[in-house]
RNA sequence: GACAAAGGCAAACCCGUCGUGAGGCGGGGACGCAAAGCCAUGACCCAAGCCGAGCGAAAACGCUCUGCGGGGGUCGCCAGGUUACCGAA
Numbered sequence: 001g002a003c004a005a006a007g008g009c010a011a012a013c014c015c016g017u018c019g020u021g022a023g024g025c026g027g028g029g030a031c032g033c034a035a036a037g038c039c040a041u042g043a044c045c046c047a048a049g050c051c052g053a054g055c056g057a058a059a060a061c062g063c064u065c066u067g068c069g070g071g072g073g074u075c076g077c078c079a080g081g082u083u084a085c086c087g088a089a
Stems, first nucleotide, its partner, number of pairs: 001086001008033002013028006031076001037082003041079002043074004049068002052065005
């Protein structure tokens, strides 16, 4: 994929719980989903740390901003990879 049938998942929010955080898990709940199954490669997010710039300070150092950040997280943002249920014309 067909205004078919069967079956599936479950956003926000609430409760509990774990985590510094992003976020995860369990229960309730359905906004949606034809891969909303799976994989963190790109991407994005978070923490420590680091380079640089600015400001303050006698100094130690502090604050703000950009960037990096293979340590962590998200596949229900998107791209990529991979597997698969039902099933007419």
c-di-GMP-I riboswitch aptamer from a soil metagenome, 89 nucleotides, folded computationally.